[in-house]
Molecule: Bacterial RNase P class A
Organism: Deltaproteobacteria bacterium UBA5799
Order: sequence, then structure tokens, then C1' cells
RNA sequence: CGGAGGCUGCCGGCGGCCGCCGGCCUUCGGGCCGGAGGAAAGUCCGGACACCACAGGGCAGGGAGGUCGCUAACGGCGACCGGGGGCGACCCCAGGGAAAGGGCCACAGAAAAAAUACCGCCGCCCGAAAGGGCGGUAAGGGUGAAAAGGCGGGGUAAGAGCCCACCAGCCUGCCGGGCGACCGGCAGGGCUUGGCAACCCCCUCCCGGUGCAAGGCCAAAUAGGUUCCGCAUCAAGGACUGCCCGUCCUUUUCCUUCGGGAGGGCGGAACGGGUUGGCCGCUCGAGCCUGCCGGCAACGGCAGGCCCAGACGAAUGGCCGCCGCCCGGUUUCGACCGGGAACAGAAUCCGGCUUAAGGCAGCCUCCGGCGU
Repeated sequence: CGGAGGCUGCCGGCGGCCGCCGGCCUUCGGGCCGGAGGAAAGUCCGGACACCACAGGGCAGGGAGGUCGCUAACGGCGACCGGGGGCGACCCCAGGGAAAGGGCCACAGAAAAAAUACCGCCGCCCGAAAGGGCGGUAAGGGUGAAAAGGCGGGGUAAGAGCCCACCAGCCUGCCGGGCGACCGGCAGGGCUUGGCAACCCCCUCCCGGUGCAAGGCCAAAUAGGUUCCGCAUCAAGGACUGCCCGUCCUUUUCCUUCGGGAGGGCGGAACGGGUUGGCCGCUCGAGCCUGCCGGCAACGGCAGGCCCAGACGAAUGGCCGCCGCCCGGUUUCGACCGGGAACAGAAUCCGGCUUAAGGCAGCCUCCGGCGU
């Protein structure tokens, strides 16, 4: 210098004028302070909070899926392991189980999983020959994303883990390292068992529902309507008695009775009717900044400082001046002129993920080239 990988930060600044939302003060004239985002978005995941439901266990259904940590929790994050890609920095992986079982494996191919003989090779038979039939054979050819371990030797009619050595893989046992996933080594075995679980399934673990229009209070509706359920006579008046408790009597009705039903009373539920006003919830919180400490890190702890929108017909805006950034043009190199600044925009709050969208700035690292 060129190319590449990883990680951060910022989305103009200052001033003036006029407005909007909220808070405080006020001599009621006004004054002071605060006022969008990294995604406020999608509402995908996890929580806080609120109401409803709820003994416990199981089935069904849904979800998660290497290990160890972090966390309030998570499908998030960190570190590590395994696999894959890259020369490398680094990146990617729904990454449990395929000898519990079922199912599937397009096209091609003889055959797609305890199966197969298309060509070829070998043996026997027929035939004059060409060739045909039967059998053996997975070493060679051919098909395919994938073909029943690889390679060498023995063996054989030709072959073949049929036998043997080595290698790869699997299983079992032991040893060593690691918290663990796993890694390394030794011995033995049978010689070898295809892939898909993002198909059913099996295993382990997790899972109540609805969401701030949650929910609560006040006002209004409003006259107190209809139906059902529970209590089982609970209501009102009077007397004893001046008051409370208690007892008795009366006030309606039906059935044969202790009693029961209707009606009345109290409480609850549903429907209907009415109201679409105000307040709370509401923003101080798993909060933010700085420093130190522990940890590889995610993160945690301690100390100090700070208060940072709370609207609901839903505020956060407009104009002007100067400076800065980017683009184009001019240039006497001093500058001048014109244009531009993405995506978007709170609605209970918080932790994530994902998506949108351009610029600018910074740090670390890798590869290549050149120079000293």
C1' cells in the first nucleotide's frame, strides 16, 4: 500500500424567536426544569406486575435438546467439546437416540438394506460355429447424493473377511487427563452393522389462562327490570322494658301434620337497560454513569455520584443565523455557489432475538506485496 476478519462508538453542535406535553414555583403577568430510538418496529421468546383458575399424580397436547456456567427467567449470552469451511484472522451447525419398532430413500440403476447378477469373469451342459441354458462369483465395468470397509498377501474353477498382516470404524474391559461434553493410550472381540428422527416414534427436561382495554376507586346511568342459585323465614311493627340481648305476639297465602311450597327479605350469578367522564395503576427501575475488586468471558460484588418523557382527539415541532459533515460545480487554492443527511418514531415496565436502514469515526487481528 492492497485485500480480508472481528469488535465498538456516534446519528449533528451553539444561539435567537414562536409553539406543544409534563413537573415545580408564582406577586397570576409569568419564570425555571425535563421531553424519543438504536432499533421506540415485528410482537417471536423470557420475566416482573395484575386478575381469574388451581390438592396430588397420570394421559393427551405443545415446546426445548453437546457440556459447564451466567441470569429473575429464557428458545438469550459466555467459555469449552465435537463436526464442517477457510492459507489465515475467523466463521457456520434444530449438535440426544438409526443392533425398541414402523415408514421413506426421487431419477438412474440388476439391486436402496440381511437384498441383488445388467455387462464382465469362471464351471458344467447343448451346439459345427455364432450363440443359448443352468449354476457360481460383488474382484473389474456401468448407475447414483449414497452400493454392503480400504489396501496387500494367501487361497480359488473364478472369486469373496473365506483366511492372515496393517489401517479405518464399532463394541467390551482397563489405565491416564478433564467438574463435564470429551480426549489420549493398551488389550480383546466379531471381522463390519448404509442414510433420513427438519417423518412417526423412543429418551430426558420444561409448560395453567388472559393481558395495563390487566386491575382498583369515584361520579353518572338510577327508574331499580327479567331469569336462576344459595340461606330456610331470616323482614317490619308492638309488648315485657328507659336502653341492648333474648322471648312472645301481630302483619300474606296454599297443602292433611313435625314440615314443605309460593310470596316477601338478604347474598350471589347471568341477561337486559344505561354510562363512554375523572382519578389511581404510571414510571425510582433485575435503573444509569464513574472507579476499584473477583472471573478467560457472559456476569457478579463494593464505593461514590445522578434522576433521565409519562401522553390518551395521544406532546417531543417550525423558522432564522453561525459552525461542522457529505456530494456536485467553479477556483486567483484564500474560498465561493448549489444540493443533501438514512431507517424510523414511545404508550405498563424490563431482559433478549429478529428485521429495517445509510453514513461517519475508532480499536484489534490475518494474508499478500514493497521499502528500511